[in-house]
RNA sequence: UCAGCACGCUGGAUGGCUGCUGCCCCGCCUGUAAAGGGCCUCUAGUUUCGCGUUUGGUGCGGUUUAGCUGGGUCCUUUACUGGCGGGGUGGAGGAAAGUCCGGGCUCCACGGAGACAUGGCGGCGGGUAACGCCCGCCGGGGGCGACCCUAGGGAUAGCGCCACAGAAAGCAAACCGCCGGCAUCUAUGGCCGGUAAGGGUGAAAGGGUGCGGUAAGAGCGCACCGCGGGCCUGGCAACAGGACCGGCACGGCAAGCCCCGCCAGGAGCAAGACCAAAUAGGGAUGGCAUUGGGCGUUUCCGCCUGGCCGUCCGGGUCGGUCGCGCGAGGCGCCUGGCAACAGGCGUCCCAGAGGAAUGGCCAUCCAAAAAUCCUGGCGACAGGGUUUGGGACAGAACCCGGCUUAUAGGCGUGCUGAACCG
RNA sequence: GAUCGCUUAGCUCAGCCGGUAGAGCAACUGACUUUUAAUCAGUAGGUCGAGAGUUCGAAUCUCUCAGCGAUCACCA
Numbered sequence: 001u002c003a004g005c006a007c008g009c010u011g012g013a014u015g016g017c018u019g020c021u022g023c024c025c026c027g028c029c030u031g032u033a034a035a036g037g038g039c040c041u042c043u044a045g046u047u048u049c050g051c052g053u054u055u056g057g058u059g060c061g062g063u064u065u066a067g068c069u070g071g072g073u074c075c076u077u078u079a080c081u082g083g084c085g086g087g088g089u090g091g092a093g094g095a096a097a098g099u100c101c102g103g104g105c106u107c108c109a110c111g112g113a114g115a116c117a118u119g120g121c122g123g124c125g126g127g128u129a130a131c132g133c134c135c136g137c138c139g140g141g142g143g144c145g146a147c148c149c150u151a152g153g154g155a156u157a158g159c160g161c162c163a164c165a166g167a168a169a170g171c172a173a174a175c176c177g178c179c180g181g182c183a184u185c186u187a188u189g190g191c192c193g194g195u196a197a198g199g200g201u202g203a204a205a206g207g208g209u210g211c212g213g214u215a216a217g218a219g220c221g222c223a224c225c226g227c228g229g230g231c232c233u234g235g236c237a238a239c240a241g242g243a244c245c246g247g248c249a250c251g252g253c254a255a256g257c258c259c260c261g262c263c264a265g266g267a268g269c270a271a272g273a274c275c276a277a278a279u280a281g282g283g284a285u286g287g288c289a290u291u292g293g294g295c296g297u298u299u300c301c302g303c304c305u306g307g308c309c310g311u312c313c314g315g316g317u318c319g320g321u322c323g324c325g326c327g328a329g330g331c332g333c334c335u336g337g338c339a340a341c342a343g344g345c346g347u348c349c350c351a352g353a354g355g356a357a358u359g360g361c362c363a364u365c366c367a368a369a370a371a372u373c374c375u376g377g378c379g380a381c382a383g384g385g386u387u388u389g390g391g392a393c394a395g396a397a398c399c400c401g402g403c404u405u406a407u408a409g410g411c412g413u414g415c416u417g418a419a420c421c422g
Numbered sequence: 423g424a425u426c427g428c429u430u431a432g433c434u435c436a437g438c439c440g441g442u443a444g445a446g447c448a449a450c451u452g453a454c455u456u457u458u459a460a461u462c463a464g465u466a467g468g469u470c471g472a473g474a475g476u477u478c479g480a481a482u483c484u485c486u487c488a489g490c491g492a493u494c495a496c497c498a
């Protein structure tokens, strides 16, 4: 310098104008409720004055007291609802998405525990509230390498499947070939037998390579590798290593049924809780009332059931309020740990409403992209200038932890390989 | 918002406990007919929605996406 690998961060910036929305404060207006006060009026009383009267008595007007819920009107203060105006402050994401897992929360069911069914998970250890998530390690596979991928228990518990091709596909099998024997004059042809080393088929042919051995062959014998068994050593464990024994017998598929172990009661904020309209209908009760209908024996009387008007009650619809924003919370530092993560200290409060606000325009700048020019270079290309140009994926809806999917670009750290220079 | 289901030929559907994909209608060619229709004979047409994984082998089994559709609080 080029080509890569892993991990982490970011997801346009600043200013102006103009909108949307949650909360708080101030001012004005309107309405409701409560308290206080003023005035008028009504009722009752007392004292005294005036009018009136011969006097008593009574009446009217004024003054004064009371009416501890009298009535009306006005004012002030406080609280609340609504409207308008002004100010302050907050206002999307790393995925808010898919709704694929796990929880919180709520309701239903349930005596505890367990089991059946169904669904899911599956190497080992750790983390976590929990997980199918994350971290570290082991085994297997891939890459020169950094590193990447891995649903990775059990196939002697049982059932099932292995198409086509091929002689044979699951208590193995003889098509070609190789070897031996028999008959025939002989045989390349025929019959019988041996053989899984070679050819051919297939995804897969009952260990592999080599030497010996043999009529030819064959774990028939031996060495190494593989496989199986128990033992020893190391490791918490998965597992790794070692020596010994066994000549090899147990093919593959469980993201087919199944077996083993572990987990799960069901539903989901349209969960659920509270307030509660008009109309219709239901129930209780009062009145109209010498009332209509039915039954009991026709009358008397009793019971049942209707009609009209009114009062009260439950329901949970239209609608409203809550659930609903302090939380497994964010940021910084320290400590423990390889890490995931945990603990401690400090600091901050940070969207939330309703079918749903977080927008639009302009200017400058930083990046992407395209065209063109200059310089360097054989070239790919690199650096610089000018013009055009225009922001990736995407929008909270009860909340949280994950996973998956989408994403123009930019930045940082560590590492690998190749070439060149010293 | 939440919970489920479906994608196979031009259309409607089979095939889904794995073995190389079919039926009916439609299309095309030929026959019959003066011609058309009907009928008969034949032919073509499929990335099985997309991409990964498991397997020797996937339309089928598993996962992730995409598209389309259905349902809910109720019972006044």
Base pairs, nucleotide, nucleotide: 001418002417003416004415005414006413007412008411009410010409012365013364014363015362016361017360018359020091021090022089023088024087025086026085027084028083029082031080032079033078034077035076036075037074038073039072040071041070042067043066044065045064048062049061050060051059093393097404098403100402101401102400103399104398105268106267107266108265118264119263120262121261122260123137124136125135126134127133138152139150140149141148142147153259154258158257159256160253161252162251175199176198177195178194179193180192181191182190207225208224209223210222211221212220226248227246228245229244231242232241233240234239272322273321274320275319282313283312284311285310286309287308288307291306292305293304294303295302296301329348330347331346332345333344334343335342336341369388370387371386372385373384374383375382376381423494424493425492426491427490428489429488432447433446434445435444441478449465450464451463452462453461471487472486473485474484475483
This is a predicted complex of two RNAs, RNase P RNA and transfer RNA, with 498 nucleotides together. Its mean pLDDT, the model's own confidence on a scale to 100, is 75. Rfam match: Bacterial RNase P class A. By type it is a ribozyme. Rfam's curators write: Ribonuclease P (RNase P) is a ubiquitous endoribonuclease, found in archaea, bacteria and eukarya as well as chloroplasts and mitochondria.